This is a predicted structure of a 1436-nucleotide RNA (small-subunit ribosomal RNA) from an uncultured bacterium. Its Rfam family is "Bacterial small subunit ribosomal RNA". The RNAcentral record of the sequence draws on ENA, Greengenes and SILVA.
RNA sequence: AGAGUUUGAUCCUGGCUCAGGACGAACGUUGGCGGCGUGCUUAACACAUGCAAGUCGAACGGUUUGGUGGUGGGUGGUUAGUGGUUAGUCUUUUGGGGUUUUAGUGGCGGACGGGUGAGUAACGCGUGGAUAAUCUGCCUGUAAGACAGGGAUAACGCCGGGAAACCGGUGCUAAUACCGGAUAACCUCUUUGAAUCGCAUGAUUUAAAGAGAAAAGGUGGCCUCUUUACAAUGCUACCACUUACAGAUGAAUCCGCGUCCCAUUAGCCAGUUGGUGGGGUAAAGGCCUACCAAAGCGACGAUGGGUAGCCGGCCUGAGAGGGUGACCGGCCACACUGGAACUGAGAUACGGUCCAGACUCCUACGGGAGGCAGCAGUGGGGAAUCUUCCGCAAUGGGCGAAAGCCUGACGGAGCAACGCCGCGUGAGCGAAGAAGGUCUUCGGGUUGUAAAGCUCUGUUGUAAGGGAAGAAUAAACCAAGAGAGGGAAUGCUCUUGGAGUGACGGUACCCAAGGAGGAAGCCCCGGCUAACUACGUGCCAGCAGCCGCGGUAAUACGUAGGGGGCGAGCGUUGUCCGGAAUUACUGGGCGUAAAGGGUGCGUAGGUGGCCUUUUAAGUUGGAUGUGAAAUACCCGGGCUUAACCUGGGGGGUGCAUCUAAUACUGGGAGGCUAGAGUGCAGGAGAGGAAAGCGGAAUUCCUAGUGUAGCGGUGAAAUGCGUAGAUAUUAGGAGGAACACCAGUGGCGAAGGCGGCUUUCUGGACUGUAACUGACACUGAGGCACGAAAGCGUGGGGAGCAAACAGGAUUAGAUACCCUGGUAGUCCACGCGGUAAACGAUGAAUACUAGGUGUAGGGGGUAUCAACUCCCCCUGUGCCGGAGCUAACGCAAUAAGUAUUCCGCCUGGGGAGUACGGCCGCAAGGUUGAAACUCAAAGGAAUUGACGGGGGCCCGCACAAGCAGCGGAGCAUGUGGUUUAAUUCGAAGCAACGCGAAGAACCUUACCAAGGCUUGACAUCCCCUGACAGCCAUGGAAACAUGGUCUUGCAAGUUUACUUGCACACGGGGAGACAGGUGCUGCAUGGUUGUCGUCAGCUCGUGUCGUGAGAUGUUGGGUUAAGUCCCGCAACGAGCGCAACCCCUACAGCUAGUUGCCAGCACAUAAAGGUGGGAACUCUAGCAGAACUGCCGUUGACAAAACGGAGGAAGGUGGGGAUGACGUCAAAUCAUCAUGCCCCUUAUGUCUUGGGCUACACACGUACUACAAUGGCCUGAACAGAGGGAAGCGAAACUGCGAAGUUAAGCGAACCCUUAAAACAGGUCCCAGUUCGGAUUGUAGGCUGCAACUCGCCUACAUGAAGUUGGAAUCGCUAGUAAUCGCAGGUCAGCAUACUGCGGUGAAUACGUUCCCGGGGUUUGUACGCACCGCCCGUCA
Repeated sequence: AGAGUUUGAUCCUGGCUCAGGACGAACGUUGGCGGCGUGCUUAACACAUGCAAGUCGAACGGUUUGGUGGUGGGUGGUUAGUGGUUAGUCUUUUGGGGUUUUAGUGGCGGACGGGUGAGUAACGCGUGGAUAAUCUGCCUGUAAGACAGGGAUAACGCCGGGAAACCGGUGCUAAUACCGGAUAACCUCUUUGAAUCGCAUGAUUUAAAGAGAAAAGGUGGCCUCUUUACAAUGCUACCACUUACAGAUGAAUCCGCGUCCCAUUAGCCAGUUGGUGGGGUAAAGGCCUACCAAAGCGACGAUGGGUAGCCGGCCUGAGAGGGUGACCGGCCACACUGGAACUGAGAUACGGUCCAGACUCCUACGGGAGGCAGCAGUGGGGAAUCUUCCGCAAUGGGCGAAAGCCUGACGGAGCAACGCCGCGUGAGCGAAGAAGGUCUUCGGGUUGUAAAGCUCUGUUGUAAGGGAAGAAUAAACCAAGAGAGGGAAUGCUCUUGGAGUGACGGUACCCAAGGAGGAAGCCCCGGCUAACUACGUGCCAGCAGCCGCGGUAAUACGUAGGGGGCGAGCGUUGUCCGGAAUUACUGGGCGUAAAGGGUGCGUAGGUGGCCUUUUAAGUUGGAUGUGAAAUACCCGGGCUUAACCUGGGGGGUGCAUCUAAUACUGGGAGGCUAGAGUGCAGGAGAGGAAAGCGGAAUUCCUAGUGUAGCGGUGAAAUGCGUAGAUAUUAGGAGGAACACCAGUGGCGAAGGCGGCUUUCUGGACUGUAACUGACACUGAGGCACGAAAGCGUGGGGAGCAAACAGGAUUAGAUACCCUGGUAGUCCACGCGGUAAACGAUGAAUACUAGGUGUAGGGGGUAUCAACUCCCCCUGUGCCGGAGCUAACGCAAUAAGUAUUCCGCCUGGGGAGUACGGCCGCAAGGUUGAAACUCAAAGGAAUUGACGGGGGCCCGCACAAGCAGCGGAGCAUGUGGUUUAAUUCGAAGCAACGCGAAGAACCUUACCAAGGCUUGACAUCCCCUGACAGCCAUGGAAACAUGGUCUUGCAAGUUUACUUGCACACGGGGAGACAGGUGCUGCAUGGUUGUCGUCAGCUCGUGUCGUGAGAUGUUGGGUUAAGUCCCGCAACGAGCGCAACCCCUACAGCUAGUUGCCAGCACAUAAAGGUGGGAACUCUAGCAGAACUGCCGUUGACAAAACGGAGGAAGGUGGGGAUGACGUCAAAUCAUCAUGCCCCUUAUGUCUUGGGCUACACACGUACUACAAUGGCCUGAACAGAGGGAAGCGAAACUGCGAAGUUAAGCGAACCCUUAAAACAGGUCCCAGUUCGGAUUGUAGGCUGCAACUCGCCUACAUGAAGUUGGAAUCGCUAGUAAUCGCAGGUCAGCAUACUGCGGUGAAUACGUUCCCGGGGUUUGUACGCACCGCCCGUCA
């Protein structure tokens, strides 16, 4: 950075699609490890269970625990006993200090942290400001203080209610709980002053007077003072408390700017907008209230509707942009739904309260309880998203003096390839290029150094051992030291040392062990797009992002081999950006591709001439603040690297403030006249409106003349007319339109405007330069005008004429044509508001070569004057350069170069449709979608093809003629039918007497039956033998069985054997293989037909065109011809044409045998029969001859045409061979060859018999006829070209004849071989015949193994249809048609066919209008499979 796709090809327009990147993803498939991240996008759906906010006993009264001390009682000891005293012990009670527990009162926290995105289009968020309109617990600093009292209440006890939750009554009690009083610097309020400052309200400082408002203690230590048993008081340290000021932090409010879609949402609003008084708040304010005023918002988008949390950022992009708002961070909102306040520094409070609602749960039915959008987890929804884990060790938070407690915040682990990053699945050597796979042209290629094998390594995984950092100036504790205050201290604060604390985790990491061992898939391979073969399948199965693949040789389906890409992933799907300049700010367009409003006037808006001055809004420079952090970028650092984490730096388009500059734009002031307008002087005009007038024509009426038709058409008919039409003459009526002039002439904004006159009226132009002094341009909405048709009311109505009627045409004809005919067309007044309302081209201004018309005006020169000529302005045309354009084309009247403003476009269809709004009497107009569907739709130009388009030309193409075919019979081919089989092919011309130049067997491919299986045929191997032939048996034959017979060469030995070899050969065997007229002519070669013997088809170089292409090859002539000449941006060349080749027509030369015979002889019944001749005919070779060469005319002096002469022949003399590039997927796989497929005891091969010869019928091509231009009989002429040895066969004889017998001659002037028609004579006399010969019978002949199916011929007999053929249709232009016979090939035999040959021998062609075919040119085209095209509607 582009690519594919519209076409036969091209350029353009234009859509669709692809390659890239990204993701909180999902699905398919596969899956080794680690690190770092991420993980309900859907149901703000419902939630079981556990946990997520507590803490303080150093605020308080109680409670509880276990000890200790005191006091009282009991018991016991001592003593003989009593009393007393008393060590000890037990028990009980009491209160004190301390330890422990904590329900309640009280304090702080619970407004943080954590979740979610429902709502919200908003000062919600972002950004920048404001608060002189505010509050702020804990914290910090400063200043001051804490005096002295009081009354309650929970807990608790008692009583009571209730299932429970919980509640009531009564009694007692404490506080840092609550409430008065004192004090009041500071504070608040009121009143009165002063000073300073500010953008206004006002603010700050200060003075005086008055009023108001505070507090609480706790713990440790001490005993100097008071008092004293302790305690208390007191003192002191710390904590807590009160007031005020200030700070910090946090919060609140207001404002500028920015912030999605819909106008098919255009008007909204009543506390609404403002004011005054009052209330309320921390605080301004309609925030609330009473009264007053009637405002306020809106096209710069109000109101309404839809959608949505916003941002830093993230993704993409070169950027500008576009998309997005997961994770992380900031703000906001919410906490089952809705509402409300309380407490508090802070809430209108996620785990607080109250009320209402829905839902769930408990219940004793009376009542209660609950809120996972906290962490886990469950159900549900969904394509889809995790563990009911560990720990407070770290970081942070709450409470506490502290220990500490709490903390699903957080730190970690678990699950998931969900993402990013890293690593591995081994490395080196290794050619017999192994085996296997696969392809193959069978040679080989490829997989592939890949494997095996050898030598190594040890990441990772495995098991074992060691083993962290994260944790410290921690706190607290112990020890030592220091400091401050104080009367002092063991208290408080600080310093140093010690000891001590780890969830993760025995984890990271390290070490050694062993062993290549445990670890690769996914997608793709027709083009885009890197990568190709085989098989299977056969428009099936399937693929596909777009174009498109698949109908028997699929690189596109499926599989395999191979290859390409990526890799623990790979593909698919979805979404976003990109490519897409395909919404175009950067950076597009509107004549014909989508797109200029039908036209003007004009509002808002946008834009705007020259000079001076001022301002500084825009603009530009500088400075300051901000633009959070994270992200991104640059330079570094830390994890082995990277991802990841982290330090520093720069940038941050923006906003705000200050300051400076003044060219340009804007604002203010002043001036100017070139834009614009006014005045004055002119002329032009179908410009508009109204009124009046005119002539021609049509029609009608009246009257006259006049008679049978008129009218109309391609042709007719309907219609009119003897009741007098049409025609014609005169008069009249009425309506509409204005011939000629008339002109790419005029006027108008457009629509549009046409007889003449008058009145009213708009605009433009020319000249002048007196006036105004930018007054201008454009113009969303708006207003006005606006063809025809149409609508309403009222007139009018001659002609014309939708609808309608009739007549024609036609398959039909609701049309075209004809005869009629109503609305309408006309007028007046309204409505409507559209057209291919077009120059398919908006308006305005300026600039940019020319040439030539025309209309209006002016000037100059010349002239007596006019015309002419030159110049200027305005309008209207044509041509054309630069330039532009995809091309066509435009080109001063731009589609050129620029500026300003408006309108409009964004693939085709659906559709200018639906719905809604507005307008309309209606018809309808205007505005104007979507679903769905296609991969195109389209523009311009090119080359072909086509046209019931044009022009030119040719052809037996038509016409003019001749003879046929189509009717009959028969022959032959085909279709159809039939059949065991009727083998197959050929199908308009260009299949059908075609392949087939000849089916009785054979041929033969078909059918039936009987046989064979390496085969009838080829090559190779082994064994054996000659085989063949002949004979016999069986058989339909093939064949089978048996018998008989026995080869060649060489050598040896020797004359008959042996050995060897070998050719061709027989038999047997094995397999490779043979074989196939089986399929595909749409896989092919070769060959052929056809357009067409038509004159065309191309190339090189050059030139033109963006290109396909064009030119040449077109044009003017001419020709049979792209034949030739001339011209020409073409010049040349090739394949075709022509010529060269063959036959034929003429003469000459040469040569004369088997041919010929003029002259000379001989001879015969006759005959070139004989001698001879070489003249003639002829034979067959050579050279010649014709070239528009000569003359005339025409023509461009050319090419050439016409006429003539000469000539056997005259304008390619006649005929043949010869067939350009190509077309028809034309024909042929059955001539042959051949790929693929198919059969292989058969789809091969052999044999016999049958069939190809069938027969209701249809068609093609021939033959014979229908007769007198004839038939029959008799007589008697004249060819050419061929063929001949398994052949042609003379003569002679036999037979009516076909033919036979015998046999001469001939490899060719011998034979086939008498040509026939014609000619002469006779007969028939127009009949189904003396025409015609089918059919049938009998008897024969020939060929052949064999004529039954199924040959040909002969004789006799028989004697059908047919009397010239409907529609339609074929051939032929001269030695032709027509007619007559002859020959040949095929062939044993068989010819009405075919191919040739000669005989006799016409008619007609005015001409190119038409039919058919062809060539050139031009034009149109929506066709390119090319008109047998394309395509529309209806129906299925």